[in-house]
RNA sequence: AGGGACGACACGGGGUGUCCCGCCCGGGACUGAGAUCACACCCGUCGAACCUGCUCCAGCUGACACUGGCGAAGGGAUGUCCGGCGAUGGACGC
Numbered sequence: 001a002g003g004g005a006c007g008a009c010a011c012g013g014g015g016u017g018u019c020c021c022g023c024c025c026g027g028g029a030c031u032g033a034g035a036u037c038a039c040a041c042c043c044g045u046c047g048a049a050c051c052u053g054c055u056c057c058a059g060c061u062g063a064c065a066c067u068g069g070c071g072a073a074g075g076g077a078u079g080u081c082c083g084g085c086g087a088u089g090g091a092c093g094c
Base pairs, nucleotide, nucleotide: 007081008080009079010078011044012043013042014041016038017030018029019028020027021026050075051074052073056069057068058067059066
């Protein structure tokens, strides 16, 4: 010097289920980062954030994508900026 990462800013993508209180409103319980509480949370090609398959299969549970499979499957949303260290170094030029 270059590259990358972390990070920042802007932009974009995404989900919001299960059960109980007779129903709605409202309240509560479970898992989770987040259950349309959100100026929140997560994710943005290094892409399992999220969708399709799926009104799927196995296990667990009061119930549920709760756990696992499916999954080396198919899709899926980007730009910019960035100090120090590395370096009493290396390369090149004078």
TPP riboswitch aptamer (THI element) from Modestobacter marinus, 94 nucleotides, folded computationally. Its mean pLDDT, the model's own confidence on a scale to 100, is 78.